[in-house]
RNA sequence: AAGUGAAAAGGGCAAAUCAUGGGAAACUGUGAGACGCAAAGCUAUGGGCCUUAACCACAGAUAAUGUGUGGAUGGUAGCCGGUUACCACG
Numbered sequence: 001a002a003g004u005g006a007a008a009a010g011g012g013c014a015a016a017u018c019a020u021g022g023g024a025a026a027c028u029g030u031g032a033g034a035c036g037c038a039a040a041g042c043u044a045u046g047g048g049c050c051u052u053a054a055c056c057a058c059a060g061a062u063a064a065u066g067u068g069u070g071g072a073u074g075g076u077a078g079c080c081g082g083u084u085a086c087c088a089c090g
Base pairs, nucleotide, nucleotide: 003089004088005087012037013036017032018031019030020029021028022027035078041083042082043081046080047079048076049075050074055071056070057069058068059067
């Protein structure tokens, strides 16, 4: 140093759910709460997944408003990837 996380120390994060705020939605802030996590730290200029109000494209309809389908510029890091790092073993 690669690698590993059986045991140990100090600790860290926080799923569901509930309350409350934001958002069209996906989702998310705060508080309570712990299912789990050795990167559940960071990264949404790579892939995946979720969403479609506005906007764009297409379709057909109406007197008109409007409707349907597709598309991220919206999200997700507790899916993979990238990147940095504590302790112990080594």